About this RNA:
Predicted 3D model of a 78-nucleotide RNA (c-di-GMP-I-GGC riboswitch aptamer) from Syntrophaceae bacterium UBA6252. The coordinates come from a structure-prediction model, not an experiment, and the mean pLDDT is 89. Taxonomically the source falls in Syntrophaceae (Bacteria, Thermodesulfobacteriota, Syntrophia, Syntrophales).
RNA sequence: ACCGAUAAAGGCAAACUAUCCGUAAGGGUAGGACGCAAAGCCAUGGGUCCGCGGAUGCGGAUCGCCAGGCCGCCGAAG
Numbered sequence: 001a002c003c004g005a006u007a008a009a010g011g012c013a014a015a016c017u018a019u020c021c022g023u024a025a026g027g028g029u030a031g032g033a034c035g036c037a038a039a040g041c042c043a044u045g046g047g048u049c050c051g052c053g054g055a056u057g058c059g060g061a062u063c064g065c066c067a068g069g070c071c072g073c074c075g076a077a078g
Base pairs, nucleotide, nucleotide: 002078003075004074011036012035016031017030018029019028020027021026034064040070041069042068044067045066046065047062048061049060050059051058052057
């Protein structure tokens, strides 16, 4: 360094519920844990979703869909 344990310390938090924001997709906060070794960050490419449009398209959402980029805790075996 790769790698990722029935390890340790610590972390995040799906569905659902309440409330707020948004036309919507969806998001914030609190509760809650299905899971996660990047489930930390970035919409750069693809995918999916929403709004507008007759349409090329334009604007948006999602990184807990995949790829890529940046940064990072721990340390058994190999």
Record summary: Its Rfam family is "c-di-GMP-I-GGC riboswitch aptamer". Gene Ontology term of the family: cyclic-di-GMP binding. It was read from a public genome assembly, where an Rfam model found it.